Predicted 3D model of a 72-nucleotide RNA (transfer RNA) from a Nanobdellota archaeon. The organism belongs to Nanobdellota, within Archaea. Rfam family: tRNA. The family's RNA type in Rfam is transfer RNA. RNAcentral holds the sequence, with entries from ENA. Its mean pLDDT, the model's own confidence on a scale to 100, is 81.

RNA sequence: GCGCUAGUCGUAUAGGGGCUAGUAUCAAACCUUCCCAAGGUUUGGACCUGGGUUCAAAUCCCAGCUAGCGCA
Numbered sequence: 001g002c003g004c005u006a007g008u009c010g011u012a013u014a015g016g017g018g019c020u021a022g023u024a025u026c027a028a029a030c031c032u033u034c035c036c037a038a039g040g041u042u043u044g045g046a047c048c049u050g051g052g053u054u055c056a057a058a059u060c061c062c063a064g065c066u067a068g069c070g071c072a
Base pairs, nucleotide, nucleotide: 001071002070003069004068005067006066007065010025011024012023013022018055026044027043028042029041030040031039048064049063050062051061052060
């Protein structure tokens, strides 16, 4: 330099055009208990950046950034 793959709550991960963006973990409050642990309920927190396409984009396209892999 070229090609491929990935980027989503603090962390890990699902979702591949119309979702309230889900799950686990995490945090807070409450329930349970003599106390702790475990368990339960509720709440909180996310689409890498900038453009384009579309009535509608986390999702499709382009460029960039970051990480990994391969070729030279």